[in-house]
Small-subunit ribosomal RNA, 5' domain from Nigerium sp., 505 nucleotides, folded computationally. Its Rfam family is "Bacterial small subunit ribosomal RNA". The organism belongs to Nigerium, within Bacteria.
Context: one part of a larger RNA
RNA sequence: GGACGAACGCUGGCGGCGUGCUUAACACAUGCAAGUCGAACGGACUUUCUGACUUUCGGGUUGGUUGGUUAGUGGCGAACGGGUGAGUAACACGUGAGUAACCUGCCCCCCUCUUUGGGAUAACUGCGAGAAAUUGUAGCUAAUACCGAAUAUUCACUGAUGGCCGCAUGGUUGUGGGUGGAAAGAUUUUUUGGUGGGGGAUGGGCUCGCGGCCUAUCAGCUUGUUGGUGGGGUGAUGGCCUACCAAGGCUUUGACGGGUAGCCGGCCUGAGAGGGCGACCGGCCACACUGGGACUGAGAUACGGCCCAGACUCCUACGGGAGGCAGCAGUGGGGAAUAUUGCACAAUGGGCGAAAGCCUGAUGCAGCAACGCCGCGUGCGGGAUGACGGCCUUCGGGUUGUAAACCGCUUUCACCAGGGGCGAAUGUAGACGGUACCUGGGGAAGAAGCACCGGCUAACUACGUGCCAGCAGCCGCGGUGAUACGUAGGGUGCGAGCGUUGUCC
Repeated sequence: GGACGAACGCUGGCGGCGUGCUUAACACAUGCAAGUCGAACGGACUUUCUGACUUUCGGGUUGGUUGGUUAGUGGCGAACGGGUGAGUAACACGUGAGUAACCUGCCCCCCUCUUUGGGAUAACUGCGAGAAAUUGUAGCUAAUACCGAAUAUUCACUGAUGGCCGCAUGGUUGUGGGUGGAAAGAUUUUUUGGUGGGGGAUGGGCUCGCGGCCUAUCAGCUUGUUGGUGGGGUGAUGGCCUACCAAGGCUUUGACGGGUAGCCGGCCUGAGAGGGCGACCGGCCACACUGGGACUGAGAUACGGCCCAGACUCCUACGGGAGGCAGCAGUGGGGAAUAUUGCACAAUGGGCGAAAGCCUGAUGCAGCAACGCCGCGUGCGGGAUGACGGCCUUCGGGUUGUAAACCGCUUUCACCAGGGGCGAAUGUAGACGGUACCUGGGGAAGAAGCACCGGCUAACUACGUGCCAGCAGCCGCGGUGAUACGUAGGGUGCGAGCGUUGUCC
């Protein structure tokens, strides 16, 4: 000198764009953050039109029809999106390969099929248990829920027999056998859905080469350890697991141990080489009160799922239950320190749905904060008796100083009034917002501070103080003439900021 997610002191006009718990991965009141589909299903309530029966003429019962709402069954989603960086020195990450060892819902393309039966169950009703959370039993009912049967290939498994190829295990493609395996309907036309198989796309799993911290006051480490065979397990390779066999494997090119730490694209600095950092934004990983476990599913670290144990908090009728903000706001606490319990789904994107649409603290916006960067303003021209006042003085004067007054002019920003978008493609629909912007109006009007002035280092005098009070980045000032302390006048620097502190280069 530059930089900062900064803090502190003094000061503070406006706008645009960004940024905002670095500390306690501390504990959390309250609200919201994941639903949706009635074009899968049976009910319930309600509504339009209409028929029958009845009637005390208010109405009641029952059937058809048409809309709406929806607790429950069922489907899809909830594994995305959002948060945090505790753990992790590791194939976690980056980069480059491999997978002849693998999976992939929704989406796209191609081929085929969509036949026929059955038994339940929630909702509901009855009777209960319990303070509650919740739950027992009996009975009834539906489906794209569940379970059989049929049929089926370039499907799966199995054994037989050929061709071609390679990268070791092998891969690929034929032929004819055996065994096994599917399906669901809905809608007004239309359309859409379901099943099996092949291909694609996307997303993942696994393996390997190389790369990136400190420490030897850590020198030896290891028994599923290293390898093999058989078996198990997985979507898949593999000591991943198991039985047996062998005795190996790693290490001064730093094993093992300890400390620290999420990694990267990048950011800061520097002429570069390098050094430091990993906030915001983007990619990957890990985690979700702490520890463990599986279930469901195409997919699970399952944040707002389940089970067990633990700590903590809450409710209780004491028998038993409920909870997890490292989602968005917000609270307490910690701290030098970090914001609103806001508006809207209008846009972009996501989930569901045929759609209308619903949901979306993702997102878009607004609020707070000079926290940062950038831009603008606080007026412009004239004006000497060089006024008054202040300060200094050799008492002559000098300086503040064209500065003010005074004269003329302008109106950015702010303020007042009127108009008023783009963002919306479409039938509807704009949170922002009566905002941006435009026009008119008045009046210099509403808008300047902070640090420094001994040398380094731009800028000096007076008074007070008297090794005191104090200053200080270094050298050093202060003990009676202090340009170094305090105040004043003057000056210098930067300017809505200026200084100080901290950290990095």